SAM riboswitch aptamer (S box leader) from Terrihalobacillus insolitus, 115 nucleotides, folded computationally. NCBI's taxonomy places the organism under Bacteria, Bacillati, Bacillota, Bacilli, Terrihalobacillus. Its mean pLDDT, the model's own confidence on a scale to 100, is 83. It was read from a public genome assembly, where an Rfam model found it.

């Protein structure tokens, strides 16, 4: 990079460094010297891992799938607003306005799997 799957409305410091900018991308709209971005620490969760239990499959002292539960000393992630909102489509609603709600998709993001 590219494909398959599963998530995304909760969670998370008034520490250290640092120095100016961040919030994918459009258009808005926020956040930032009362200090951004990035390290460092600290924290969050609980996808894979890891324990135990159920139930299914099986090539039956085992293995594998699904499910419950735990802990967190492993491997990622993640810590302003819902994935900050919107961008594309249907439906609906009226105060008919380049309005308003609602639902899907689509974009991103992260996980685990394959190439």
């Nucleotide at each position: 990079c590219u494909c398959u799957u599963a998530u995304c409305a909760a969670g998370a410091g008034a520490g250290g460094u640092g120095g100016a900018g961040g919030g994918a991308c459009u258009g808005g709209c926020c956040c930032g010297a009362u200090g951004a971005a990035g390290c460092c620490c600290g924290g969050c969760a609980a996808c894979c891992g890891u324990c135990a239990g159920a139930c299914a499959a099986u090539u039956u002292u085992g293995u594998u799938g699904u499910u419950u539960g735990a802990a967190a000393a492993g491997g990622u992630g993640c810590c302003a607003a819902u994935u900050c909102c919107u961008g594309c489509a249907a439906a609906g609603c009226u105060g008919u306005a380049u309005g308003c709600u609602u639902u899907g998709a689509g974009u991103g993001a992260u996980g685990a799997g394959a190439g």